[in-house]
Context: one part of a larger RNA
């Protein structure tokens, strides 16, 4: 340098933005870098190959204006492709205008149900809990019930394999700020594109630091049970935590276990958001079109399961990754982190 792969066998980076790099739409012209052709030079000899010859053969040796030698240099030419360059184009990409849907993000304000606690009223002996119990609470008046107050957290119904977001994720209401997306229409820019090693940013839960907050739940812990034991499952309590602000951590079955972009390839039935048409008083309904999201299914693919216009089909470009099991995501080194630990990542040995 090369091969085969990556849904479930080893293997898609958790996700985005983007640097270098790689790749790149249409039509002329120019150039000739790559590319192709001719010529000249060079490519020492030996070796190798070929023809002929010599030792009785062979090995070996000799000989030839023979052949061969990845290539390199010079020169002449070709101009399709590639590159470069001038100009042009509009289909890719983007801009403009008008509509639209949405738990997209951030901040502030507000609300009701429930729970717990506090105060008061009524009221009396139980309550609670379980398979059954006990620990626990209660005559210092609990549980139940009514009134008032306080606090924190989460937002029933709507709610839907429904929506939005790059992913993580996002669900009470209102207001402000703000990102993206879709549809329709004309005009405009004129390849401005795709991917993306490094890099930068985002990134559930748990965990960490400082300061708050703490109703409910609840690792640890304590007690009661269960049991042969019970460092558990069940019960009564309960600290960190869960919540907020700021700063870290940077990992997950971060999953569609399926990287991104583009093109093409039978259909059927839903659903969400737009547009057009037909009909209608209007809605529903019907036809059609674009974008999303589902179910099924042909060709094709697949080891099978299954996938199947949201491909795991057929192709193009770019990136990441895999190469028997264990040892091991360990050791060592480096680097990041306050720490916990993360990232990178072997070998001996063994089967």
């Nucleotide at each position: 340098c090369u091969g085969g792969g990556c849904g479930u066998a080893a293997a898609g980076g958790g996700c985005g933005c983007g640097u270098a790099g790689g790749c790149g739409g249409u039509g002329u012209g120019a150039u000739u870098u790559g590319u192709c052709g001719g010529a000249a030079g060079u490519g020492a000899a030996a070796u190798c190959g070929u023809g002929c010859g010599g030792c009785u053969u062979a090995a070996c040796c000799g000989u030839a204006u023979c052949a061969a030698u990845g290539g390199c240099u010079u020169u002449c030419g070709a101009a399709a492709c590639u590159g470069u360059u001038c100009c042009c184009c509009u289909u890719g990409a983007g801009u403009u205008c008008g509509a639209g849907a949405g738990a997209g993000g951030c901040a502030g304000a507000u609300g009701g149900a429930a729970u717990a606690c506090c105060a008061g009223g009524u009221g009396u002996a139980g309550c609670g809990g379980u398979g059954g119990a006990a620990u626990g609470c209660g005559u210092a008046g609990a549980u139940a019930u009514c009134u008032g107050g306080u606090a924190g957290a989460a937002c029933a119904c709507c709610g839907g394999a429904g929506g939005c977001g790059a992913a993580g994720g996002c669900g009470a209401u209102c207001u402000g700020c703000u990102g993206g997306c879709u549809c329709g229409a004309u005009a405009c820019u004129g390849a401005c594109g795709c991917u993306g090693a490094g890099g930068c940013g985002c990134g559930a839960a748990a965990g960490u630091g400082u300061g708050g907050g703490u109703a409910g739940c609840g690792a640890a812990c304590a007690g009661g049970a269960u049991u042969a034991g019970a460092u558990a499952c069940c019960c009564u309590g309960g600290u960190a935590g869960u919540c907020c602000a700021c700063a870290c951590c940077g990992u997950a079955a971060a999953c569609g276990a399926u990287g991104g972009u583009c093109a093409c390839u039978a259909g059927u039935c839903g659903u969400c958001g737009g547009g057009g048409g037909a009909u209608u008083c209007g809605a529903c309904c019907c036809c059609u079109u674009c974008g999303g999201u589902g179910a099924c299914g042909c060709a094709g693919c697949u080891a099978a399961c299954g996938c199947a216009u949201u491909a795991a089909g057929u192709g193009a470009c770019c990136c990441a990754c895999c190469u028997g099991g264990g040892g091991a995501g360990u050791a060592c080194g480096a680097u990041c982190g306050c720490a916990a630990g993360g990232u990178u990542g072997a070998a001996a040995c063994u089967c």
Small-subunit ribosomal RNA, central domain from an uncultured prokaryote, 351 nucleotides, folded computationally. RNAcentral holds the full RNA, with entries from ENA. Its mean pLDDT, the model's own confidence on a scale to 100, is 88.